[in-house]
A computed fold for a 65-nucleotide RNA from Sciurus vulgaris, annotated as transfer RNA. Its Rfam family is "tRNA". It is annotated as a transfer RNA. The prediction has a mean pLDDT of 85.
């Protein structure tokens, strides 16, 4: 002094969180694979704290680099 967000790599800098692959089911195909639709998946690392309202702003603590 940096990171911490879906299985996984990363976006989102105050208004009830997306994409890419990976999954699911469709459709295609003799069967795969591609490709196209199509759904499901994170109450944002834990407790606080400021706010009408935090993934976001403050403080502790944890893991990691």
């Nucleotide at each position: 002094g940096g990171u911490g967000u879906a299985g996984u790599u990363c976006a989102g800098u105050g208004g009830u969180a997306g994409a890419g692959c990976a999954c699911u089911u469709g459709c295609u195909u003799a069967g795969c694979a591609c490709a196209c639709a199509u759904g499901a998946g994170a109450c944002c690392c834990u407790g606080g704290g400021u706010u009408c309202a935090a993934u976001u702003c403050c403080c502790a603590g944890c893991a990691c680099c």